[in-house]
Parts: sequence; C1' cells; structure tokens
RNA sequence: CCCGGGGUAGCUCAAUGGUAGAGCAGUCGGCUGUAGACCGACGUGUUGGGAGUUCGAUUCUCCUCCCCGGGA
Repeated sequence: CCCGGGGUAGCUCAAUGGUAGAGCAGUCGGCUGUAGACCGACGUGUUGGGAGUUCGAUUCUCCUCCCCGGGA
C1' cells in the first nucleotide's frame, strides 16, 4: 500500500429500512439464622466519529479513527 471481517448496555452478542433487545454481571426487594441458589423488579445506550440518501438509518452510500486476519 491492497483485500476481507469487526466496533451496539459494565462483558458476550442480537436486531439487514419502521419504538434498539437478550444472556451474564450489577442494584433493590422476597425467601434464609447468614450466605449461596431460587423468585420478582429495575436500562435516559451520543449503535466508534462526521456527512449523504430516505417520510424514517444499527441497517444503504461516502469520508474518517480504531481492532483482527490475509496479501505485497
């Protein structure tokens, strides 16, 4: 320098144009002599950043930053 994959909640990942969700973790409550387990409740996330298309963008297009792999 070229090609491909990825960046979304604290962590691991969904959502492929129409209200951004799940599991785990966390907090509070119940239960318990205590703790764990179990049960219930709780998420205002600049979807890495900027611009464009669209009535509407996590999703499509362009620029840019970062991470991983391959090639030279």
The prediction has a mean pLDDT of 81. A computed fold for a 72-nucleotide RNA from a Nanobdellota archaeon, annotated as transfer RNA. NCBI's taxonomy places the organism under Archaea, Nanobdellati, Nanobdellota. The RNAcentral record of the sequence draws on ENA. Its Rfam family is "tRNA". The family's RNA type in Rfam is transfer RNA. Rfam's curators write: Transfer RNA (tRNA) molecules are approximately 80 nucleotides in length.